[in-house]
Context: one part of a larger RNA
Molecule: small-subunit ribosomal RNA, central domain
Organism: Patescibacteria group bacterium
RNA sequence: UUGGGCGUAAAGCGUCUGUAGGGGGUUUAGUGCGUCUUUUGUUAAAUCUUGAUGCUCAACAUCAAGUCUGCAAAAGAUACGGCUAAACUAGAGGAUGUGAGAGGCUAAUGGAACUUAAGGAGUAGGGGUGAAAUCCGUUGAUACCUUAAGGAACACCAAAGGCGAAGGCAUUUAGCUGGCGCAUUCCUGACCCUGAGAGACGAAAGCGUGGGGAGUGAAUGGGAUUAGAUACCCCAGUAAUCCACGCUGUAAACGAUGGAUACUAGCUGUUUGAAGUAUCGACCCUUCAAGUGGCGAAGCUAACGCGUUAAGUAUCCCGCCUGGGAAGUACGGUCGCAAGACUAAAACUC
Repeated sequence: UUGGGCGUAAAGCGUCUGUAGGGGGUUUAGUGCGUCUUUUGUUAAAUCUUGAUGCUCAACAUCAAGUCUGCAAAAGAUACGGCUAAACUAGAGGAUGUGAGAGGCUAAUGGAACUUAAGGAGUAGGGGUGAAAUCCGUUGAUACCUUAAGGAACACCAAAGGCGAAGGCAUUUAGCUGGCGCAUUCCUGACCCUGAGAGACGAAAGCGUGGGGAGUGAAUGGGAUUAGAUACCCCAGUAAUCCACGCUGUAAACGAUGGAUACUAGCUGUUUGAAGUAUCGACCCUUCAAGUGGCGAAGCUAACGCGUUAAGUAUCCCGCCUGGGAAGUACGGUCGCAAGACUAAAACUC
């Protein structure tokens, strides 16, 4: 609970597509549904309000008028909203030309590093730490060289840089493929915005089946430290990390800031494109558009801060909050192989 809010105090769904619903550009004509005006009827009486009158006053009573929210009918108005018809191009979409990009999927590919194996050469240590020890090494280690195999990740470029709805995306090449910007103003002609349910995607960890397994490394074992040390440090090391297919559906999934549109000072970087200027040409310079940063007028804010990428000024739609704990729990339901997820209280207590 007809209120006020949601960056940090409680509160924006993780993100998108989209059904119903809600909202919706400009012009003309019609209609008169909403809307508005007038009249009539009805809305029982009592009650209530106002005025008057009657009980000596008052309470009380009587009379008159009014009130209340509507409902129905008739007559009228036509600005706004709706509906019908016709039209428009500023929203939206398409076409043509062009541009940037770690956007996605698949297949191949390169070098450094690492580990292992074999060989060469070589001798007593190596490794590790605050210091040590466990550990490796005369069955020849470590350090150096050659060859081979393997798996994972891609140094420099690299940036407040780019792309993507979000999660996220980085060696290189090829194929397939999604989105976006700019210019022309050629086409369609409101086709738009949001979106309850619903659907799709969704880091890491985890689960199932089958592969793979270099390095790292939960668990675990050992060595230290310590009063103890189920830790921090060291030596090992399984699952996992990787691939394919399927599931899970959660994160400080954060800009802790839902989406769309319009308006409201600037200054200064950077990315991409276009036009102008300049030039033999390129750079430079100026302007415009789309992104991405910093600082700031007005304004907002409890403050911090935000500030044309708004947390300013407004409109539309959705989601959510309503003292702390109990509790994002119990119960029930739906989903899941499970782990659990989603939905979601109360008693009691302060």